Glycine riboswitch aptamer from uncultured Roseicyclus sp., 102 nucleotides, folded computationally. NCBI's taxonomy places the organism under Bacteria, Pseudomonadati, Alphaproteobacteria, Rhodobacterales, Roseicyclus. Its mean pLDDT, the model's own confidence on a scale to 100, is 82.
RNA sequence: AUGCAACUACAGGGAGACGCUCGGGCGCGUAAGUCGCGUGCCCGUGGGCCGAAGGAGCAACCGCCCCGGUAAUCUCUCAGGCAAAAGGACCUGUGGUGGCAC
Repeated sequence: AUGCAACUACAGGGAGACGCUCGGGCGCGUAAGUCGCGUGCCCGUGGGCCGAAGGAGCAACCGCCCCGGUAAUCUCUCAGGCAAAAGGACCUGUGGUGGCAC
């Protein structure tokens, strides 16, 4: 120098599932004796749903074999999410760090 993998920064790509119901607050419009209606934002509630932040669980296999270690894009949905935005496992590219091989 090159190759491989790890970590990291930046850039690009990146799925799924109710713009649901009910209630409250604030503002705007409308109406007009008050009530009401529509609409934007925020908060809570009820049920339904998704899995690719995070989290949890397990097989083969291994061990010091009563038990323990140990994986995921699998499973569970605690958390998170269900218009857009944000987020997003993972993939690609460029750079950096140091490691292994040669």